[in-house]
């Protein structure tokens, strides 16, 4: 540098619960662990998920500027230090 342990030091927290934000998806903080070696930070590509508004309509349907980096992918930054 690839890369990565039944190593240390240590970090994060799925679902759920409660409480506040939000129109919703969602998000915060608290409890709480299924996880994870960038599950640390970016919403730019892709994909997902909503849809107040808007837009066409009357069964409803479209639509990102919304929201997800714990979907993928890409930048950027980081602990440790067996094996290969």
């Nucleotide at each position: 540098c690839u890369a990565g342990a039944u190593a240390a030091c240590g970090g994060c927290a799925a679902a759920c619960c409660u409480a506040c934000c939000g129109a919703a998806a969602g998000g915060u903080a608290g409890g709480g662990a299924c996880g994870c070696a960038a599950a640390g930070c970016c919403a730019a590509g892709g994909g997902u998920c909503u849809a107040c508004g808007g837009c066409a309509u009357a069964c409803u349907g479209c639509u990102a500027u919304g929201a997800u980096c714990g979907c993928c992918c890409g930048g950027c930054u980081a602990c440790c230090g067996a094996a290969a």
Molecule: c-di-GMP-I-GGC riboswitch aptamer
Organism: Bacillota bacterium